[in-house]
């Protein structure tokens, strides 16, 4: 110098002056301090905290995830480690359990598409020379995919028919926690694909969501109809009350069975309000050191306090510098995942070329 | 904010993983003095987009875009 890999980090900065917000002081004034978006605040794919339904047990359904092993509050995550595939290499990617429990597909071509098969071809026998019987899976041809691969021997041509190596099964032993992987015997191949096809096997998983949900205040007709399950007494003209029994209804959506609550529940149409408080941010925070682990990550010590809106604040103007600034804006919170980013800086590493 | 659901011809929907259909519309002919009606024929598609699984994807899985619907308290 050139061509590339990984891992991290940053996303204009400054100052003035007018404002917008949320605290938080007092001489309560149009005052002062202090704070004010992100790596992705996004999309809503995972998980979990939190609420609130009786999340109670069981059984069946749904749904999810899929090598091992840790991690972690949980995950479909994140390490690490194994097994394939790329790639000289640094790396890099993989929805990676089961196709010897079943069932189901594979269009067209093809002689056949999964238990049977002979189109062409090669071989034997047979002939009327047209051919027709049988024998073959090495060769042709089709097709995405053809019935274990390659070499030797055998044969009448062939073939796991026999034998070697390789692959595939299955057994041992030996190394690892395991997944595997080595080794060494045995079986002549029986067991193709495809499970992001039904399905088996293993392990999880109540639903709803902060418009959840708690309190205060207001206002109105606690009005009408449909379902799903009903009989008797007493009071009333009656609507309807109320007591008993049978039972019915919920169990917030899958469905049954128990337990459990209730005397009705569900749905639709109609009526009123469109205020205020809390949930609302301090918590699986963040920063440094320390030790422990290869790593994710865990324990400790010491520091700091970092937006809380409810028509919703985070902005405008001007100056001056520089590489002229991308994606894009919190709405209950976290851990991830995945998508969107102009440029940029910083560490480690690999291949090449040419120097010395 | 949260929850769902669609996307196939010019519109409205269909579509077993195996050559992408229907109805209305459209073009041209025929019928008619002329029109509609009716009848023949013909044209129109990135199955929104990207990736994956499979031999094979409109359908199956992931991603990403647009468009659409639900919802609040009181009795």
């Nucleotide at each position: 110098g050139g061509a590339g890999c990984c891992g991290g980090c940053c996303g204009g900065g400054u100052g003035a002056u007018c404002g917008c917000u949320g605290c938080g002081c007092c001489g309560c004034g149009u005052g002062c301090g202090c704070g004010g978006a992100g790596g992705a605040a996004a999309g809503u794919c995972c998980g979990g905290g939190c609420u609130c339904c009786u999340u109670c047990g069981g059984a069946c359904a749904g749904g999810g995830c899929g090598c091992c092993a840790g991690g972690u509050a949980a995950c479909g995550c994140c390490u690490g480690g194994g097994g394939g595939g790329c790639g000289c290499g640094a790396g890099c990617c993989c929805a990676c359990g089961g196709a010897a429990a079943g069932u189901g597909c594979a269009a067209c071509a093809g002689a056949a598409a999964a238990g049977a098969u002979a189109c062409c071809g090669c071989c034997a026998c047979g002939u009327a020379c047209g051919c027709g019987u049988g024998g073959u899976a090495a060769g042709g041809g089709u097709g995405a995919a053809a019935u274990g691969g390659u070499g030797c021997g055998g044969u009448a041509a062939g073939a796991g028919c026999g034998c070697a190596c390789c692959g595939c099964g299955u057994c041992g032993c030996u190394g690892g926690u395991a997944a595997c992987a080595g080794c060494g015997g045995c079986g002549g191949c029986a067991u193709g694909g495809c499970a992001a096809a039904c399905c088996c096997c293993g392990c999880c998983c109540g639903g709803a969501g902060c418009a959840a949900g708690a309190c205060c205040a207001a206002a109105u007709a606690g009005g009408g109809g449909a379902g799903c399950a009903g009989c008797g007494g007493c009071a009333g003209c009656g609507a309807u009350g109320u007591c008993g029994c049978g039972g019915c209804g919920c169990c917030g959506g899958u469905u049954c069975c128990g337990a459990g609550c209730g005397c009705g529940c569900u749905c639709c149409c109609g009526g009123g309000u469109a205020g205020g408080u809390c949930g609302c941010u301090a918590c699986a925070g963040c920063g440094u050191c320390a030790c422990g682990g290869u790593g994710a990550c865990g324990u400790g010590g010491c520091g700091c306090g970092c937006a809380g809106a409810u028509g919703a604040a985070u902005g405008a103007u001007c100056g001056c510098c520089c590489u002229c600034g991308a994606c894009a804006g919190a709405a209950c919170c976290c851990g991830g995942c995945u998508u969107a980013c102009a440029g940029g800086c910083c560490g480690g590493c690999u291949c090449c070329a040419c120097u010395c | 904010g949260g929850g769902c659901g669609a996307u196939u011809a010019g519109c409205u929907c269909a579509g077993c993983g195996g050559u992408a259909g229907a109805g209305c519309g459209c073009u041209g002919c025929a019928c008619u003095c002329a029109c509609a009606u009716u009848g023949c024929a013909g044209a129109g598609g990135u199955c929104a987009c990207u990736g994956g699984u499979u031999c094979g994807a409109a359908a199956c899985c992931a991603g990403u875009a647009u468009c659409g619907c639900c919802c609040a308290c009181c009795a």